[in-house]
Context: one part of a larger RNA
């Protein structure tokens, strides 16, 4: 390659937008391009098939013959993909209405702890640990009461909860914005899914450049521990961690499960919403959109999955083909750099 596969065995791109491409509702109608199908040319000659024959038999050698298949050519044939014209509303989008939420920006406030400086009052320890020590303290700590200033973070509510593509978002207010849902009835009429390149986002650490610096804190000192202690524990502390500029692009980036459609029993929670029921009114009954958890059928190698599928199908993209060597080496590209993407062999089992 095939074929089989990817939730745990090797295998789902970190997430999205979208190019080309593949694929793609109903109902007519036209055209034959794809499909069917009849006719005819043509594919030397040996040889292979076949079915006579001649060497005593065979091998061999002679004579007939023929399918399937390539390529063209020409005639029907219209179900099916295509194509052409007109339609349709069940898909997909619009506008109109209500309500939800820690979506995203930016702004503008609160309060609690914390630590520093101050002022007071009080006078010897405090702190720390397994258990000390270093370390702070009569230059007056610690504790306690004012007062003042920093910066980071948002206690309770809180939730198996909410929103967002993910990464992620949680003190209140206010501004501007973005998605989804939900209700009646209108409007458009396949506008659609997936997507190789390719573009956008993208925890943390890291790097630029400039603030900033309360707490915690790689490193790096010291003080335990120990046979040693470049460690765990203990007291300090740099850089970081925070704001704004512009880079890096990776994570067990996780549901280890890629996206769309559709169809296959149920129970029982929670969240949003509608109407209709029911009531004084909450609740309760049926709807539909997430979100949990049980559990049929059916898968599974088992665990387990089960309508939010890991079940049964269809469409489309990435992947993967024994461990090691290696996510390493060359080469190429992206980065300021760390490093990143791409991505092997030899040799060993």
């Nucleotide at each position: 390659u095939u074929a089989g596969g990817c939730a745990u065995a090797a295998a789902g791109c970190a997430u999205c937008u979208g190019u080309a491409g593949g694929u793609g509702c109903c109902c007519u109608u036209u055209u034959a391009a794809g499909u069917c199908u009849g006719c005819c040319a043509u594919c030397a000659a040996a040889a292979c098939c076949u079915a006579a024959g001649g060497c005593u038999c065979a091998a061999c050698c002679c004579u007939a013959g023929a399918u399937a298949g390539g390529c063209a050519g020409u005639g029907a044939a219209a179900a099916c993909u295509a194509c052409u014209a007109a339609g349709c509303u069940a898909g997909c989008g619009u506008a109109c209405g209500a309500g939800a939420a820690a979506g995203a920006u930016a702004g503008a406030g609160a309060g609690a702890a914390u630590u520093u400086u101050u002022g007071g009052u009080a006078g010897a320890g405090u702190g720390a640990u397994g258990a000390a020590a270093u370390g702070c303290g009569u230059a007056g700590a610690g504790a306690u009461c004012g007062a003042a200033a920093a910066a980071a973070a948002c206690a309770u509510c809180a939730a198996u909860g909410g929103c967002a593509a993910a990464a992620g978002c949680a003190c209140u207010c206010u501004a501007c914005u973005g998605a989804g849902c939900u209700a009646a009835c209108a409007c458009u009429g396949a506008c659609a899914c997936u997507g190789a390149g390719a573009g956008a986002u993208g925890a943390a650490a890291g790097c630029u450049a400039g603030g900033g610096g309360a707490g915690u804190g790689c490193a790096u000192a010291g003080g335990a521990u120990u046979a040693a202690a470049u460690a765990c524990c203990c007291c300090a502390a740099u850089a970081g961690u925070c704001c704004u500029u512009g880079c890096c692009a990776u994570a067990a980036a996780u549901g280890a499960u890629g996206g769309a459609u559709a169809c296959u029993a149920g129970a029982u929670g929670c969240u949003g919403u509608a109407u209709a029921u029911a009531u004084c009114g909450a609740c309760c009954u049926a709807g539909u959109a997430g979100u949990g958890c049980u559990g049929u059928a059916g898968c599974u190698a088992a665990c387990a999955c089960g309508u939010u599928a890991a079940g049964u199908a269809u469409c489309u993209c990435g992947c993967u083909u024994a461990g090691g060597g290696a996510g390493u080496a060359c080469g190429u590209u992206c980065a300021u750099g760390a490093g990143g993407a791409u991505g092997a062999a030899a040799c060993u089992c």